Molecule: Bacterial RNase P class A
Organism: Geobacter sp.
Formats: sequence, structure tokens, C1' cells
RNA sequence: GAAGUAGUCCAGAUGGCCGCGAUUCCUCCGGGAAUCGAGGAAAGUCCGGGCUCCGCAGGGCAUGAUGCUGGAUAACAUCCAGCGGGGGUGACCCCAGGGACAGUGCCACAGAGAGAAGUCCGCCUGCCAAGGCAGGUAAGGGUGAAAGGGUGAGGUAAGAGCUCACCGGGUCCGUCGGCGACGGCGGAUGCCAGGUAAACCCCAUCAGGAGCAAGACCUAAUAGGGAGGCGUCAAGGGUGGCCCGCCCGUGCCUCCGGGUUGGUCGCUUGAGGCUGCCGGUAACGGCAGACCCAGAUGAAUGGCCAUCGCCCGGGAAGGGGUAACCCGACCCGGGAACAGAACCCGGCUUACGGACUGCUUCAGCC
Repeated sequence: GAAGUAGUCCAGAUGGCCGCGAUUCCUCCGGGAAUCGAGGAAAGUCCGGGCUCCGCAGGGCAUGAUGCUGGAUAACAUCCAGCGGGGGUGACCCCAGGGACAGUGCCACAGAGAGAAGUCCGCCUGCCAAGGCAGGUAAGGGUGAAAGGGUGAGGUAAGAGCUCACCGGGUCCGUCGGCGACGGCGGAUGCCAGGUAAACCCCAUCAGGAGCAAGACCUAAUAGGGAGGCGUCAAGGGUGGCCCGCCCGUGCCUCCGGGUUGGUCGCUUGAGGCUGCCGGUAACGGCAGACCCAGAUGAAUGGCCAUCGCCCGGGAAGGGGUAACCCGACCCGGGAACAGAACCCGGCUUACGGACUGCUUCAGCC
């Protein structure tokens, strides 16, 4: 220098003028003052939780999600540290990573055959004797992403884990290391009959449903009605997929008066961010300190100007170099991404401008 890889940070700054929303204060009720006022993704609404309501949510079925180990956490499909497998020369990256002898399905095209198989060519044997027919054969050829381990020897009519040696894989046993996933070593066994479960399915674990348009309160009058208590379990009804279970429900007594697209609350102090110390490899946790940092509801958070900074283009005093060429004070012109809260958090994913750092490979020079 080129190519790559992992990560961190920023999201223009300051001032002036005008404007918008919220809170507090002042007011001569016209208004005025002070403070605060979007994001790293506020987005997609894909996971997980808080919170709220529903007939307390107990069991079974169905359905859905997850699936190596240990940890973190309110929880997770997230994160951290590992294990195993795969890719890359490497830094590093990727994996829904349980079960394929429980059963079923599927494996395009090609091919005879796509799975306890199979004879298209070939090989061997027999018969007719050109060629064909019958049987044997998975060694050789051919097809394919994949054809029932590989090499060699024995064996045989020809062959075959049919037998043997070595290699590869599986299963089982022992031992050592590790909390564990797993790994090392030793032994036994011809066990070698493919792949596919983000195909059905099996196993294990988890999950009640709906969502801030949740939900609560306020407002004149009429009707429907609502709440609590007692009693009962006979009809009937509900249980947001079904069954059991459970609940409501006739009647009596007491009390209250409905609803919405209106208004108020919910609403922003929270698993909160910041700084410091401590524990932990880390995710994260603990303690202390100081802080309050949007709360709108046709929905505020903006516009203009000036200066500085950044980027791009043009010019250029001057500087470096043998040269090609490079740097460049300053001047002129232009540009500045993705995008905007709507109950709140933790993640994931997607969109997007710029700066910086570690590491790797290659090339050149010293």
C1' cells in the first nucleotide's frame, strides 16, 4: 500500500430572531416569564416480560413454541463462556446442534434399480449353438447429488465381510481428565441396512385468553339494567378450540341508576440512565453518590440568518521531487444520510451518513 476481518464512537456546534407543546409561577385576563421538549434505530410489530381486565387459569386432549453443556436474566427464540460439526491460507465466521432399528412418507432429471432392493452392459455355468433362453454374480462398466464402507489377499464356475490383514465408521465395556456437553487412552464385536424430522411423527420442556381502542371515573332525563347478601343445583346459559371441572342463573332482601366518537385518569420515577468502587474470564450483579431526562391526542418537538467545523468540485500563492506527479494556506460554488415517540421495558431484524481502533493475508522498501 492492497484485500479482508472484528469492534468502538458520533449523529454537527454556538449565538440571534420568529413559532409550537408540557409543567410551574405571575397577571391589568389581553397575555407574560422560567425550565424542559425524539432515535440509534423512535421503524418492522418478529420474540420475551411488566401492567390491566376476563367467569383465578386445576386436570386431560388438541394446538403452538423451544431442543448440545454450564451460566446470566423479570423473562426469552436474547446474551456470555464453552463443547461438537462445517467453511476459510488466516484474522475470523456459520449451525433449530434430541431421535432415522417406533411407524409412515419423500429422494427431481437420469438410471434396470433410490433402499432388508436390484441384472442395463459385462462376467460365470447350462441348453439350443449365428444369436438367444434359463440360472448365478454387485468384483468391472454405465446413470446419478447419492447405488448397501476402502485397499489387498484367500476363496470361487464367476463372485460377494463369504473369510482374513490393515484403514475408516458404528455399538458396547474399562480407565483417566472435565461440574457438564465432551475429550484422551486401552479392549471387545464384521455390527457396515443411504439421506431427509424449519416432512408427518416420537421424546422432553414451556405456554389460560385478550390487550392502553387494556381498564377506571365524570355528565340532565326515560327505558333496558347493574352491585351485594341469602337460598337452590331442576330447566337453561357461559367458559374466546374441545371435554371434565367450574361459574352464571329462577326466587327473596338491600343498595345504585345507562352509554359514547366528549372530558378526566391510566401517562410516565423506571427490571431508569450517569459517575465511582467492588465481585465475576464474560454476560451480568452488588454498594455508594448525585440526577429527573417528551407525554402530545388531528397529535408539539420547527423555520430563517450569521460564524465555526466536516465532505465534494473548481481555482491557487507557495512547498517537495531528476521527472511523471504529489501536498497545499487562501478564494469561489455546492452538499450533509436513514428516519420521527403514542402504556412502558429487554432483545432480534431491517434502513442509513461518517470517524477511529485491534487483528489477518499478500506485495514492496529499510